A computed fold for a 1513-nucleotide RNA from an uncultured Gammaproteobacteria bacterium, annotated as small-subunit ribosomal RNA.
RNA sequence: AGAGUUUGAUCCUAGCUCAGGAUGAACGUUGGCGGCGUGCCUAAGGCAUGCAAGUCGUGGGACAGGCUUUUUUAUAGCAAUAUAGACAAGCGCUGACCGGCAAACGGGUGAGUAACACAUUGGUAACCUACCGUGAAGACGGGGAUAGCCCACCGAAAGGUGGAUUAAUACCCGAUGGUCUCCGGCUCUCGCAAGAGGUGCCAGAGUAAACCUACGGGGCUUCAUGAUGGGCCUAUGUCUGAUUAGCUAGUUGGUAGGGUAAUGGCCUACCAAGGCUACGAUCAGUAGCAGGCGUGAGAGCGUGACCUGCCUCACUGGGACUGAGACACUGCCCAGACACCUACGGGUGGCUGCAGUCAGGAAUAUUCCGCAAUGCGCGAAAGCGUGACGGAGCGACGCCGCGUGCAGGAAGACGCCCUUCGGGGUGUAAACUGCUUUUAUAGGGGAAGAAUUUGUGACGGUACCCUAUGAAUAAGAGGUUGCUAACUCUGUGCCAGCAGCAGCGGUAAUACAGAGACCUCAAACGUUAUCCGGAUUUAUUGGGCGUAAAGGGUCCGCAGGUGGUUUUGUAAGUUUAUUGUUAAAUUUUCGGGCUUAACCCGGAAACUGCAAUGGAUACUGCAAAACUUGAGUCUGGGAGAGGCAAGCAGAACUAUCGGUGUAGUCGUAAUAAGCGCUGAUAUCGAUAGGAAUACCAAAGGCGAAGGCAGCUUGCUAGAACAUGACUGACACUCAGGGACGAAAGCGUGGGGAGCGAAGGGGAUUAGAUACCCCCGUAGUCCACGCCCUAAACGAUGUGCACCAGGUUUUGGGAGUAUCGACCCUCUCAGAGCCGUUGAAAAAAGCUAACGCGUUAAGUGCACCGCCUGGGAAGUACGAUCGCAAGAUUAAAACUCAAAGGAAUAGACGGGGACCCGCACAAGUAGAGGAUCAUGCGGUUUAAUUCGAUGAUACGCGGCGAACCUUACCUGGGUUUGACAUGUAGCUGCAAGCUUCUGGAAACAGAAGCCGCCUUCGAGGGUGCUACACAGGUGCUGCAUGGUUGCCGUCAGCUCGUGCCGUGAGGUGUACCGUUAAGUCGGGUAACGAGCGCAACCCUCGUCGUGUGUUAAAUUUACACACGAGACUGCCUACGCAAGUAGGAGGAAGGUGGGGACGACGUCAAAUCAGCAUGGCUCUUACAUCCAGGGCGACACGCAUGAUACAAUGGCCGGUACAAAGGGCAGCCAAGCCGCAAGGCGGAGCUAAUCCCAUAAAGCCGGUCCCAGUUCGGAUUGAAGGCUGCAACUCGCCUUCAUGAAGUCGGAUUUACUAGUAAACGCGCAUCAGCCACGGCGCGUUGAAUACGUUCUCGGGUCUUGUACUCACCGCCCGUCACACCACGAAAGUCUGUAAUGCCCGAAGGCUCCCGCCAAAGGUUUUGAUUUGUUCAAAAUUUUUGGCGGGGGACGAAGGCAGGACCGAUGAUCAGGGUGAAGUCGUAACAAGGCACCCCUAGCGGAAGCUGGGGGUG
Repeated sequence: AGAGUUUGAUCCUAGCUCAGGAUGAACGUUGGCGGCGUGCCUAAGGCAUGCAAGUCGUGGGACAGGCUUUUUUAUAGCAAUAUAGACAAGCGCUGACCGGCAAACGGGUGAGUAACACAUUGGUAACCUACCGUGAAGACGGGGAUAGCCCACCGAAAGGUGGAUUAAUACCCGAUGGUCUCCGGCUCUCGCAAGAGGUGCCAGAGUAAACCUACGGGGCUUCAUGAUGGGCCUAUGUCUGAUUAGCUAGUUGGUAGGGUAAUGGCCUACCAAGGCUACGAUCAGUAGCAGGCGUGAGAGCGUGACCUGCCUCACUGGGACUGAGACACUGCCCAGACACCUACGGGUGGCUGCAGUCAGGAAUAUUCCGCAAUGCGCGAAAGCGUGACGGAGCGACGCCGCGUGCAGGAAGACGCCCUUCGGGGUGUAAACUGCUUUUAUAGGGGAAGAAUUUGUGACGGUACCCUAUGAAUAAGAGGUUGCUAACUCUGUGCCAGCAGCAGCGGUAAUACAGAGACCUCAAACGUUAUCCGGAUUUAUUGGGCGUAAAGGGUCCGCAGGUGGUUUUGUAAGUUUAUUGUUAAAUUUUCGGGCUUAACCCGGAAACUGCAAUGGAUACUGCAAAACUUGAGUCUGGGAGAGGCAAGCAGAACUAUCGGUGUAGUCGUAAUAAGCGCUGAUAUCGAUAGGAAUACCAAAGGCGAAGGCAGCUUGCUAGAACAUGACUGACACUCAGGGACGAAAGCGUGGGGAGCGAAGGGGAUUAGAUACCCCCGUAGUCCACGCCCUAAACGAUGUGCACCAGGUUUUGGGAGUAUCGACCCUCUCAGAGCCGUUGAAAAAAGCUAACGCGUUAAGUGCACCGCCUGGGAAGUACGAUCGCAAGAUUAAAACUCAAAGGAAUAGACGGGGACCCGCACAAGUAGAGGAUCAUGCGGUUUAAUUCGAUGAUACGCGGCGAACCUUACCUGGGUUUGACAUGUAGCUGCAAGCUUCUGGAAACAGAAGCCGCCUUCGAGGGUGCUACACAGGUGCUGCAUGGUUGCCGUCAGCUCGUGCCGUGAGGUGUACCGUUAAGUCGGGUAACGAGCGCAACCCUCGUCGUGUGUUAAAUUUACACACGAGACUGCCUACGCAAGUAGGAGGAAGGUGGGGACGACGUCAAAUCAGCAUGGCUCUUACAUCCAGGGCGACACGCAUGAUACAAUGGCCGGUACAAAGGGCAGCCAAGCCGCAAGGCGGAGCUAAUCCCAUAAAGCCGGUCCCAGUUCGGAUUGAAGGCUGCAACUCGCCUUCAUGAAGUCGGAUUUACUAGUAAACGCGCAUCAGCCACGGCGCGUUGAAUACGUUCUCGGGUCUUGUACUCACCGCCCGUCACACCACGAAAGUCUGUAAUGCCCGAAGGCUCCCGCCAAAGGUUUUGAUUUGUUCAAAAUUUUUGGCGGGGGACGAAGGCAGGACCGAUGAUCAGGGUGAAGUCGUAACAAGGCACCCCUAGCGGAAGCUGGGGGUG
């Protein structure tokens, strides 16, 4: 870095697919070791069991238990002593309790969340912060309770109630107090102000504390400060959908209050009516965010496992309490669902902590060890706790490393595979010899990790080291057609199967399956899924829109984007420097540590971002001032189917009336229907009506587009030109928006001549819902209102600028010139042009090509619209618009590997041009009708053997089927065989001949005769046995060779070099002439060449020479051989030439006639049965032998012939003239016999000698007289002959007799152009004979016609169209029927989601009321009294605190209601897609047989047809 795939091939466009990397993976096969990582992506589903948060006795009481000590009692004992008990003192050792701190951390999850949740940057003068550090000050005096414990009671339990009693670092009161708090005043700082803050001073009010001790210390209170951790606010960033466009009432702001640590509608009351939104609000869907991770050259795209930061949640929902911190994962309350216990009254619970379990799933681990380390909580500490953590276990899940041995060892074992049978491969691979021991096993030793003097290690007897044993314990997976590294055999036979794409498999599969070999990777290898890449296939980097997908139908225009010249300012963009930040990890790099690596540690860089400060000012922005060239205004004279309205005109048409007039008219390819004797058509006149405006007219003009055409008038818009003046950037483009918008169509009302969907009729047709004809309604016309679409096209958005020109034309102007712009030249604006008619053209550039080319599709700028494979589909659903028709917007499932553009070569066309051919035409004779022969089909059969099947099979293979042939059938035999070769053994036999028996024969059996050769080697030969093998007309002509047919004896088919084209390819070979011809000439980016054509070969025709046989002979005839002759050579005409036409001479004249000869190729044409041959197949048979039968059948159909139908003839008699062949198992003469076929006979001939062998038609004469005949001869009978072992099936011939059809042949069709057709006979091959009337040759007699190329068929060249390339026997459209698939609609039915309104209202805090309790104060009274503002008691009252009860608003869950949205399902219905060879037609591609297509309307089984307008594709 690319590759495969659309085509016959090419270029382009475009999609699909592959090679790479990655993963928390899974699955399949396989599996040795170690290190480091990693492991429920699914059900935020449910959970048994154990553990995951405690600690402090240096805060406290002392209850229960325990321990220690002393004393004492009882028992046992002589005693020491033991046991039990009691009292006292002590020990905080255990379990609870009060109290303090922790429990808000650590660990898990990603449900929710589109948000200040997160990230980055700032702010907090609007805030808090336990423990910790620093500093300052302090800790005085009192008081009453309460757990525990005890007693009583309730309850199944959980638990609860009451009474009594007690302590504290628990709680309360008082004092003191500041730099603390509040309030007031003065002052200072910041600020434009509002306001905020500091410091200092003054005055007033208020608030503290706790002790313990081993005396070292620890703890406590207040304030300030630091650090840490948080709260809140701001800017920017942060997914998809507009088929979600409007949302919002605490909503936005203000005032006052409440609340909070703190700002704030955070909450409440009142006031105002705001706030958000196209820069996407709201709504819906999806989603934890980030550091990072994967990929990529990068920009990007995808992702958010592990690790880290933040957020969020803790069964679901709501709520607060405690506290520095929570609205709290293992706390509390309430509601709900679920589960468990229950004595039915009531209770209990929350693994999304670590293990584990069930379920779900393709899928994810141990109910492990330890607190040794690191960290956290508590403690003064020792220490305790810690499923955090440190480790081990399981899984190839990933990354990394190691090993499965090393060296020698054959021209090379066995086995296996292939083979051309020679050999080759596996392969130094193995065996074998030597060596080593990583690993493995066993034994021995044995850490660091411990910080800290001692002690302390889960891992772990682990890592590591040493020794021993022994190549020992250790290789697979995928692939091998191309992409893509690697090939053979066998099996299978469109089957089984493979496949990522293209595709492979129908009997020779490198593509399936197996085997061998090979390739790749390797403890892994493949597959699947997903992501990035390749993909420049969403294109910022980095694409496009004439025809491939793609320019909006056109214009106006708000927002938006962009914007002329000059100057000044500013510094937002821009740029530069510095600073801060951008957590760590990750990444890069440099070092270091584990034996290496993965991994880990340290240093540096980077993290492209944001913010702050200072500087620069070219460009852009902003502000200001100016300019005129962009743009606009004014003035002038012209052009125009520009628009609207009114009026007028003539031609034509139709109707009506009247006249003339008579039988047809109209219409078509041809008809018919229609109209017409009730008077048409035709013709004349009059009247009426509606619609459209000939000529001019054009490549012309105008308009934004649609579009606009008689003439006149009125109103009105725009553009161009000319001259000067004015404004001073006012401009360009334009999402949304607005206006206009052909035809058809719709509504209302008119109008209606012609035309004319629908409809009716007539034709055509297989049908004809069409094309053609006759009628004809809507409509077409007008007014008003809708519709809003077209191939609304230049298939080309608008504006500006730049880059050679030529020419035509429209409008304006100027110049020169002139009587006059009449011509001419220049210029501005518009419309065209490469062709048409005679000339010229396009250059550069662009483009896939075609083409475009100053009117760009060239070069640039600005803005808008649109495209991203084909189909489904411009469809469904939704929405908007519309009266409707419908329009606009606009998907998906599913399906295909293409769909497409331009150009190329062919082929084809019911396209065009030219040319040729017995192709047609002109002629002659026939076929098709009859009978027969032969071949074929069909049928039949035991078999009717096989092949050939349009032309190019069918009198063909077969140039000879009675047996044989023969391949078929029936029956009977043989099995190394009827035939070939070889080996081994036996046989000392040959072989052969003769006879007999059975039999249809083959064959089987028996008897006899003769009895081998030789170089003496058992060699040759024979027979038998056995083994290799023989044999097959069995299959495949679609595995082949060879041969053959047809196009076609048509004139074509190619190559080298050069040139053109990106390329396929073209040129040459086109063109103009000419020819039978790509034959030749001219010309030419071509020049040459090859295979074909022609010539060379044979034969016939003339002559010459030579030779020869026959024969008696001939300058002859014949035969053979060698030569001559013809070349458009000569003349005339035409022509550049080639050549053509005519003429002369000549036997022959323009290739003289005929033959052989067949280019590149086509038809998978024919032949495996002529031969050869690969593969397959049979082997006591699919081989082989024999007899008989069949190939010869016979209702029929076809093909090729023969004979005829008669007088140009038949029959009878006579008579004449050939050529070419054949002959020894042969031809056979003369003569004789027979009516004849034939027989007898035997001469001659191995042939120019003899024979076959009389040629026939012809000619001469006679007869028949138009008839089924004296035509015709089929058929049948009888008698014979010949061949042959044998004529029954099944031969030929002769004679006699018989005497059928047939009287010239429908549609249609064949051959032939001169010695031809036609007619006539003769010969030969095959062959015993012959079914031959066939085939191949030979001569005899001997015509007619060709105007010509319109048509038919075939062919050639050029050109054109094409959707064909298997090439028109092509391709291809739609309905219908059947099967499957996905989607839509649907009466409905059923979930879910988020809201709204109402009802109910738990817990809870807030608020109001009531009651009780406590403390403190006030007042009054009484008493006491030390006469004090003293004390006590009682009553009353105030404040504070607590408890309880009740009310209120708020408030979760729940209930009710109507809507919204998403989804599931649904009888049935509609369209779509895909399917094997179904049905009906033939719409499209060629002029596709009616040119096609677009919009629209009606109609029709279907493609479709018709009307109106439009396009040319």
RNAcentral holds the sequence, with entries from SILVA. It matches the Rfam family "Bacterial small subunit ribosomal RNA".